[in-house]
Parts: sequence; structure tokens; C1' cells
RNA sequence: AGAUUGAAAAGGCAAAGCAGUCGAAAGACUGUGACGCAAAGCUAAAGGGUCUAAGGGAUCAUUCCGAGAGGGAUGAGCCAAUGAUAGCCAGUUGCCGGA
Repeated sequence: AGAUUGAAAAGGCAAAGCAGUCGAAAGACUGUGACGCAAAGCUAAAGGGUCUAAGGGAUCAUUCCGAGAGGGAUGAGCCAAUGAUAGCCAGUUGCCGGA
């Protein structure tokens, strides 16, 4: 110096739940709280996965307007991030230190 590993000490983060706020939702933030974490630091415009679907799209049903062509309304399930997740993987930076 490198690789593997993770003893001790110091310090760090904080799941679920609960309360409040924001959001259509997923979820986020603050407080409380510790399940865990050696990167549970940072990155979500530029890799994949997962969650959500307000608005949008197409379909079906009902219904209204219209002579018709066509147009509108309501409901249902479906599709799909522009939303979310870094405590899913990933990328990136990095502290102490035994053997």
C1' cells in the first nucleotide's frame, strides 16, 4: 500500500404504529417511536424493478340533444407517468478501526 473481514470505542440514521400538515392516490414532511442499517450519506432528466392514476386515451353500458351525420353527460372496469419509491436493485462520494 492492497485484498478479505468487521473486535472495541465514539458518533450517525430511523421501520411499523400514533398525532398533525400536504397530496386525487401512491406517498412526503414535522413530532413521537426503534424494526432494522457499515453507506438506511447523496442521486428519481439520462439503467431496470415496484407502487399510484388526478388529468388523458380507448372500450362497454345507460342516458340527453339532433331529421341524420354526429355531439354531450353519467357509470364501470382497462391502458399509460408527467407522480412516488434510493429502507428493491443500481450509480456516486466517503468516517473510525482489531486481525